[in-house]
Context: one part of a larger RNA
Molecule: small-subunit ribosomal RNA, 5' domain
Organism: uncultured prokaryote
RNA sequence: AAUCAACGCUGGCGGCGUGCCUAAUACAUGCAAGUCGUACGCGAAAGCAGCUUCGGCUGUGAGUAGAGUGGCAAACGGGUGAGUAACGCGUGGGUGACCUGCCUUCGAGUGGGGGAUAACCUUCCGAAAGGAGGGCUAAUACCGCAUAACAUCCCGCCCUUGGAUUGGGUGGAGAUCAAAGCCGGGGAUCGCAAGACCUGGCGCUUGAAGAGGGACCCGCGUCCGAUUAGCUUGUUGGUGGGGUAACGGCCUACCAAGGCUUCGAUCGGUAGCCGGCCUGAGAGGGCGGACGGCCACACUGGGACUGAGACACGGCCCAGACUCCUACGGGAGGCAGCAGUAAGGAAUUGUUCGCAAUGGGCGCAAGCCUGACGACGCAACGCCGCGUGGAGGACGAAGAUCUUCGGGUUGUAAACUCCUGUCGAGCGGGAAGAACAGCUUUUGGGUUAAUACCCCAUAAGCCUGACGGUACCGCUAAAGGAAGCCCCGGCUAACUCCGUGCCAGCAGCCGCGGUAAUACGGGGGGGGCAAGCGUUGUUC
Numbered sequence: 001a002a003u004c005a006a007c008g009c010u011g012g013c014g015g016c017g018u019g020c021c022u023a024a025u026a027c028a029u030g031c032a033a034g035u036c037g038u039a040c041g042c043g044a045a046a047g048c049a050g051c052u053u054c055g056g057c058u059g060u061g062a063g064u065a066g067a068g069u070g071g072c073a074a075a076c077g078g079g080u081g082a083g084u085a086a087c088g089c090g091u092g093g094g095u096g097a098c099c100u101g102c103c104u105u106c107g108a109g110u111g112g113g114g115g116a117u118a119a120c121c122u123u124c125c126g127a128a129a130g131g132a133g134g135g136c137u138a139a140u141a142c143c144g145c146a147u148a149a150c151a152u153c154c155c156g157c158c159c160u161u162g163g164a165u166u167g168g169g170u171g172g173a174g175a176u177c178a179a180a181g182c183c184g185g186g187g188a189u190c191g192c193a194a195g196a197c198c199u200g201g202c203g204c205u206u207g208a209a210g211a212g213g214g215a216c217c218c219g220c221g222u223c224c225g226a227u228u229a230g231c232u233u234g235u236u237g238g239u240g241g242g243g244u245a246a247c248g249g250c251c252u253a254c255c256a257a258g259g260c261u262u263c264g265a266u267c268g269g270u271a272g273c274c275g276g277c278c279u280g281a282g283a284g285g286g287c288g289g290a291c292g293g294c295c296a297c298a299c300u301g302g303g304a305c306u307g308a309g310a311c312a313c314g315g316c317c318c319a320g321a322c323u324c325c326u327a328c329g330g331g332a333g334g335c336a337g338c339a340g341u342a343a344g345g346a347a348u349u350g351u352u353c354g355c356a357a358u359g360g361g362c363g364c365a366a367g368c369c370u371g372a373c374g375a376c377g378c379a380a381c382g383c384c385g386c387g388u389g390g391a392g393g394a395c396g397a398a399g400a401u402c403u404u405c406g407g408g409u410u411g412u413a414a415a416c417u418c419c420u421g422u423c424g425a426g427c428g429g430g431a432a433g434a435a436c437a438g439c440u441u442u443u444g445g446g447u448u449a450a451u452a453c454c455c456c457a458u459a460a461g462c463c464u465g466a467c468g469g470u471a472c473c474g475c476u477a478a479a480g481g482a483a484g485c486c487c488c489g490g491c492u493a494a495c496u497c498c499g500u501g502c503c504a505g506c507a508g509c510c511g512c513g514g515u516a517a518u519a520c521g522g523g524g525g526g527g528g529c530a531a532g533c534g535u536u537g538u539u540c
Stems, first nucleotide, its partner, number of pairs: 001539003005536005012386006018379002020344001025342003029339003034072003039069002042066001047060005079297003088222008098214003103210008111145001113143002120135006151176003154172006181202006189196002223269003230260003235257008272294004276287004299320005322333004350376001352375003358372001359370004389419004399410004423481001425476005433467001438462004443457004484529005489510003495524005505512002
């Protein structure tokens, strides 16, 4: 000098930050991932009104609530640092060995069929969780068929290159592979109508490219221990096969006997890495909390499924430990999300408000969801700022204290006089953060057969604020409500009296204390810092 600090004494206000370093211990409760009716089929109830044979029925509520099929999201965002000494991270490269949903640009297409199934109804099993059978039904769910550019497979040629079975171009013969609808508008013509037809938007299929994202490989760097010296059998390499988006002992069969190591292998210990942070003149040393990037993990261990993407925190399966329910047959759960509880500990906060802003998911949109986020709250935990009054006022009150008894000090300090009004208190006014989107009108343009629809731009108006009646401003009264802590032997700024008497005690080091202690305890005085001051821990 610094600190994610703690402890002791003390404590007025504000702004901005920070806040389980220990038990990756166990968790009550609530919330943290949904959304779409412009993909699809179903479809209540309360209430109200009417009728009634008093049993009920009808209408409305309402095609609402709701669950189900389907699509997208759930792989992001948020948490933690257990593991990891590793291509994990950092940095620089490579892929002639790769993938990529949504988004952007460009091209082509979107024809015609089929069979199911949940929801629902019904029967049954079970304490429950849940499950089984039968019957009906829809789709942008599922499955064939047609079309086939590109692609893949096969055979050639050319180009680039150090190198092409894998990149680019080109030629040939075949073979294989797509799709889905939904929502508007419309003057003629056809049609009883639905619609055909024309047209717009959102989709769907298949290509090419881009952007962003990811995967793999390599050079270099990355802690301590030799009281760890040898380690290795899928081990090292090859061939065939498998697997992957892709290269590869990644896996497998066979063959060979290799590979690493005193330039430290192997083993053991410790540890997430970095941008950075602290210190220091620097070189270095220490650290990796907050914020940002990467990695790893999600009760412990293992595994795959779905998917563009996971081997998946709030998904599934198996095993284990633990907790809970049980009718004992069987089931349920995972806060290292936000709050919160217990425990541990010297020690670390609210079971708050809001989606108004920013961002994300879904949706044509309105909108819905969002403990991300924005806010408020608690804590002097840190940094910064402000205040606790200002001016005048005695050869100097009183008190206290020291005294050589003359006086000195406290001390302009107080009293007293005048003044000011920060903060706090009361009263009144009162924001910015809000502009998009949307709705109603205006004008212009695009599309189109079209002055429909739709889209874009433009102008005006309306609507939206958790914080919050907060910040800020004005007024009123009033010096009123606001100072402590440590130290005074030397280092080290600051001295005296009393008490004590190697006792009681102090102490960072040297050392003080055994009868005049500037070193212990108290008083007076002084020094330092100040809403803090000291102590302890840790780092330089």